Notes
The RNA shown here (transfer RNA) has 73 nucleotides and comes from a bacterium. Rfam family: tRNA. It is annotated as a transfer RNA. The coordinates come from a structure-prediction model, not an experiment, and the mean pLDDT is 82.
C1' cells in the first nucleotide's frame, strides 16, 4: 500500500438474536482481629476511541476518521 482483529470503570475482559452496561481485580466504607493479612458484607467508579447515519430503540447494524496488533506485497 493491501487484507483481517481489536478498542466498554484504574486494570483484565463479558454483554446472546437491536430492548434497563456487567463481572473479576484495584480503590472507597463496615463486620471480624490486640493490630495488620485474610475472610465477609456494602459503596462508588462508564461521553462503549471519535463523528455521522439506520432505527420507536445502538456497546451491538451501516459508513468514514483515529489508534494499536497480525498478515502479505
Nucleotide at each position: 500500500g493491501c487484507c483481517g482483529a481489536a478498542a466498554u470503570a484504574g486494570c483484565u475482559c463479558a454483554g446472546u438474536c437491536g430492548g434497563u452496561a456487567g463481572a473479576g481485580c484495584a480503590g472507597c466504607g463496615g463486620u471480624u482481629u490486640u493490630g495488620u493479612a485474610a475472610a465477609c458484607c456494602g459503596c462508588a467508579g462508564g461521553u462503549c476511541a471519535u463523528c455521522g447515519g439506520u432505527u420507536c430503540a445502538a456497546g451491538u447494524c451501516c459508513g468514514a476518521u483515529u489508534u494499536u496488533c497480525g498478515g502479505c506485497u